[in-house]
RNA sequence: GCGCUAGGCGGGGAGCUAGCGGUUCCCUGAACCCGCAAUCCGCUCACGCGGGGCCGAAUACCGCCCGAGGGGCGGGUUUUCCGGGGCCUGGGUCCGAGCGCGCAGCGUUGACGGCCGGGUUCCGCGCACUGGGAGCCUUCGAACCGCGUCAGGUCCGGAAGGAAGCAGCGCUAAGGAGUUCCUCCCAGGUGCCGCGGUCAGGCCUGGCCCGAGCAAGCGGCUCGGGUUCCUCCCGGGGAAGCCGUUUCGACGGUGGUUGCGC
Repeated sequence: GCGCUAGGCGGGGAGCUAGCGGUUCCCUGAACCCGCAAUCCGCUCACGCGGGGCCGAAUACCGCCCGAGGGGCGGGUUUUCCGGGGCCUGGGUCCGAGCGCGCAGCGUUGACGGCCGGGUUCCGCGCACUGGGAGCCUUCGAACCGCGUCAGGUCCGGAAGGAAGCAGCGCUAAGGAGUUCCUCCCAGGUGCCGCGGUCAGGCCUGGCCCGAGCAAGCGGCUCGGGUUCCUCCCGGGGAAGCCGUUUCGACGGUGGUUGCGC
C1' cells in the first nucleotide's frame, strides 16, 4: 500500500418497566435509508426488531477532567394558592358624634347674639262662597163629606118673603210644579277676607340695637360602633423562584488500548 474482519454510522436525562433497549418528552448539536411500536414493540444482564446501504483499525474501545441539562433530599427564605379560627394588633371600608387644621361658601350692602312685629298652630264670632231645606212669590189644584155666589129644580108660607143647596163660575187647603230676587235655618277637607283670643319650641319674614364672625359641603384629625377584605393566629398541602447537598450526565479536552492475510 491492497484486500478483509471485529466494530462503527450519535449520546444523555426524565418517564414507562421486575429490569434493559426503543417508540414519547427534554438536553446536547449535525449524526445513513425504509418499515414497526402505549391498555405498545423487542429482549433477560441486555443496548430495539426486520430489510437495505456506507465507513472500517480509527471516525472503534477504556480511564480522568470539564460540565449544558435532568432527577432525589433538605432547609431557610420570598411570592402565591387553599382550609380553619378570631376580632387581640394594625390597615381598608361603612355609619355616627366631635374638633375647626386646609380648601370652598356666607358675612361691614352687617355675621353671631338680643329685643319687637307678622306668618306658620288652635278656638270663637262675623262676612263671603257652595250645597240642602223651609218661608215668600208664580202657577196648577176638591163629583159629595171646603168657602163664596148659587140659574134651574126642591122645601116652608094664603101671600110678601124665607131656608137648605146640585151643576156652573170664582177663591183656597193638603199637595204638585216652577223661581233663587228677598228672609230664615242647617252643613262645610270652602276663603291670598275681617275681628278677638291662644301662640311652648322651631322655621320663614320685616324692623331696631350691637359690631366680627358664622357654618360644617369636601379633605384632615380625634373618639365610638359595624363589617371581616387584608393584616393577625393555627394548620396543611400544592405551585413557582433562589440557596445547599447528592446523583446521572451530552458536547468538549486529555491520556491510554485493540487485529488477520498478501